This is a predicted structure of a 103-nucleotide RNA (c-di-GMP-I-GGC riboswitch aptamer) from a Desulfobacterales bacterium.
The sequence was found by an Rfam model in a public genome assembly.
Its mean pLDDT, the model's own confidence on a scale to 100, is 76.
Lineage of the source: Bacteria > Pseudomonadati > Thermodesulfobacteriota > Desulfobacteria > Desulfobacterales.
[in-house]
RNA sequence: UACGAAAAAGCCAAACCAAUUGUGAAAUUGGGACGGAAAGUCACGGGUCUUUCUGAUACCUGGGCGUUUCUGCGAUUCGAUCAAGACAGCCGGAUUGCCAUUU
Numbered sequence: 001u002a003c004g005a006a007a008a009a010g011c012c013a014a015a016c017c018a019a020u021u022g023u024g025a026a027a028u029u030g031g032g033a034c035g036g037a038a039a040g041u042c043a044c045g046g047g048u049c050u051u052u053c054u055g056a057u058a059c060c061u062g063g064g065c066g067u068u069u070c071u072g073c074g075a076u077u078c079g080a081u082c083a084a085g086a087c088a089g090c091c092g093g094a095u096u097g098c099c100a101u102u103u
Base pairs, nucleotide, nucleotide: 002101004099011036012035016031017030018029019028020027021026034089040095041094042093044092045091046090047087048086049085050084051083055082056081057080062078063077065074066073067072
């Protein structure tokens, strides 16, 4: 430098359960192991998800509902966009590192 077939020194720990924090996605700790060669670190690109008392918005401006007949008004829900966040064990990227093999 490249690489992860077999091994070895060790490492991490999904689901689930409990406690704590948060509105929430989730996080931390303990138990627990489905798995992992970066399942170490970083939200940079894509993606998924969250926002309680209403997070905000409506231009050509969405769907449904109510009222009404004029394409207006109203509340609410869903969706969209934006904002703020969560996820690094979704994919890519950046960066550091153990062991073995290799140069």